[in-house]
RNA sequence: CAGCCAGGCCAGACGAUCGCUGUCGGAGGAGGCCAUCUGCCGCGGAAGCGGUGAUGCAGCGCCUCCGGGAGAGGAAAGUCCGAACUCCAGAGGGCAGUGCGCCGGGUAACGCCCGGGCAGGGUAACCUGACGGACAGUGGCACAGAAAACACACAGCUGACGUGGCGUGUCCCCGGAUGCGCCGCAAGCAAUGGUGAAAAGGUGCGGUAAGAGCGCACCGCGCCGGCCGUAAGGCAGGUGGCAGGCAAAACCCCGCACGGAGCAAGACCAAAUAGGGAGGCGCUCGAGGACGGCCCGUCCGAAGCCUCCGGGUAGGUCGCUUGAUCCUGUCAGCGAUGGCAGGGCUAGAGGAAUGGUCGUCGUCCAGCAGAGCCGAAGCCCGCAAGGGCCGAGGCGACGGUGGAACAGAAUUCGGCUUAUCGGCGUGGCUGCGGC
Numbered sequence: 001c002a003g004c005c006a007g008g009c010c011a012g013a014c015g016a017u018c019g020c021u022g023u024c025g026g027a028g029g030a031g032g033c034c035a036u037c038u039g040c041c042g043c044g045g046a047a048g049c050g051g052u053g054a055u056g057c058a059g060c061g062c063c064u065c066c067g068g069g070a071g072a073g074g075a076a077a078g079u080c081c082g083a084a085c086u087c088c089a090g091a092g093g094g095c096a097g098u099g100c101g102c103c104g105g106g107u108a109a110c111g112c113c114c115g116g117g118c119a120g121g122g123u124a125a126c127c128u129g130a131c132g133g134a135c136a137g138u139g140g141c142a143c144a145g146a147a148a149a150c151a152c153a154c155a156g157c158u159g160a161c162g163u164g165g166c167g168u169g170u171c172c173c174c175g176g177a178u179g180c181g182c183c184g185c186a187a188g189c190a191a192u193g194g195u196g197a198a199a200a201g202g203u204g205c206g207g208u209a210a211g212a213g214c215g216c217a218c219c220g221c222g223c224c225g226g227c228c229g230u231a232a233g234g235c236a237g238g239u240g241g242c243a244g245g246c247a248a249a250a251c252c253c254c255g256c257a258c259g260g261a262g263c264a265a266g267a268c269c270a271a272a273u274a275g276g277g278a279g280g281c282g283c284u285c286g287a288g289g290a291c292g293g294c295c296c297g298u299c300c301g302a303a304g305c306c307u308c309c310g311g312g313u314a315g316g317u318c319g320c321u322u323g324a325u326c327c328u329g330u331c332a333g334c335g336a337u338g339g340c341a342g343g344g345c346u347a348g349a350g351g352a353a354u355g356g357u358c359g360u361c362g363u364c365c366a367g368c369a370g371a372g373c374c375g376a377a378g379c380c381c382g383c384a385a386g387g388g389c390c391g392a393g394g395c396g397a398c399g400g401u402g403g404a405a406c407a408g409a410a411u412u413c414g415g416c417u418u419a420u421c422g423g424c425g426u427g428g429c430u431g432c433g434g435c
Base pairs, nucleotide, nucleotide: 001431002430003429004428005427006426008424009423010422012361013360014359015358016357017356018355020071021070023068024067025066026065027064028063029062032060033059034056035055036054037053039052040051041050042049043048073406077417078416080415081414082413083412084411085262086261087260088259097258098257099256100255101254102116103115104114105113106112117131118129119128120127121126132253133252137251138250140246141245154193155192156189157188158187162185163184164183165182166181167180168179169178170177171176172175201219202218203217204216205215206214220242221240222239223238224237226235227234228233266318267317268316269315276309277308278307279306280305281304288300289299290298291297325344326343327342328341329340330339331338332337363404364403365402366401368399372395373394374393378389379388380387381386
């Protein structure tokens, strides 16, 4: 310098101005609740109810103004895990269902994180892994292939042992025995070829008719004990010729964990109307209702009316943000993380605010325009080294124009996943070059 790997941080800054949502303080106003006047009026037999006036403003609330202070994220997102909190259910146990699954640690907890093991990938830094069981059982394995699993035999190899035919040789008791060769069959084999994602250990030597863990050496695998390690596991040794493919993110088996619903949880205050309870009044001596502004009147009407209490609804308040909290330092630990000390308070709205405009500066990107720098080919000079002219093309300061990621709290935390213009910084690896 180039190409990579793994963590961390930021998410424009400052100012002006106009707004938005909570909150705190102050001033002014009105007088809704409220207080006082045993106020006044109306209804009623009464209990009581309704309306209304004057005065006041301590409190609750309302209106206006002024001032202070605060106001989105690294993911606020997906709602996928784990919890807090709340209500419901629950003696205990089991079934079903769901999730998880190498070992150790962290944590309130986790399916998260850290460290380690093993396996796979990468030259390496490093990355990835649902990583218990496939001889408990059931089922599956497209295409190809002979065969996809109690292994098989397509091409092929052999045909030793056995046997049929043909040819030929030898022997003799002349139709038998036996040798050799060829063609077959029975039979043997699984090394070689071919198929496939996958075909019953690999390499080599021996062995054989041909072959084969058939025998042996090494590697692999199983078992055994030993050493190291908390463990997963590792190391070397001995021993057995050697289990049987893949898939459990197919059912399933084993082990472990898990009650349900969610802040629209839930708690409190509490109208109108309609039910419930109690008390009072009324029931033909007519309560009440309809018509109507009122009275009279007409009609309906064998019954309700008033007050209080209680439950629920509308509405309101709380839950609600001081918390497994954040920052700094320090200690323990490889680390995740934890302890201690000091400091800080950082949205709590409820259709939902956190914004708009302007100015200055900064970063990056894309066009524009370009001072300047490098410079191929060609030409000229020169014996040459080299120099000059021209200049394809490349880099490109300053300037000016335009643009600026994903996204948006809604009870709260811890994670995971996904989205994201760009920038800053740390550690490490590989390659090339220079000193």